About this RNA
Model confidence (mean pLDDT): 84 of 100. c-di-GMP-I riboswitch aptamer from uncultured Acutalibacter sp., 77 nucleotides, folded computationally. Taxonomically the source falls in Acutalibacter (Bacteria, Bacillota, Eubacteriales, Acutalibacteraceae). The sequence is in RNAcentral, with records from MGnify. It matches the Rfam family "c-di-GMP-I riboswitch aptamer". Its family is annotated with cyclic-di-GMP binding in the Gene Ontology.
């Protein structure tokens, strides 16, 4: 010095974010999507169905930085 988890309300199809409470825990738990993994499937595609409902399958243009790498910064001793 940040602030998990949970709780509020917002915002978004969710993933999740950002605000308020709140601390689990952190030299980098500062930035920031260059490499990986991870999460979501709105739009697409694909099945299936034909009357309508329900389920499922694959795709990121969407997220994660408190998974790791790799950059820049970077306190005391």
């Nucleotide at each position: 010095g940040u602030a998990a988890a949970c709780c509020g309300g917002c915002c978004g199809a969710a993933a999740g974010g950002a605000c308020g409470g709140g601390a689990c825990a952190c030299a980098a738990a500062g930035c920031a999507a260059g490499g990986g993994g991870c999460c979501u499937a709105a739009g697409g595609c694909a099945a299936a169905c034909g009357c309508a409902c329900u389920a499922c399958g694959c795709u990121a243009u969407g997220g994660c930085a408190g998974c790791c790498c790799a950059g820049c910064c970077g306190c005391c001793g």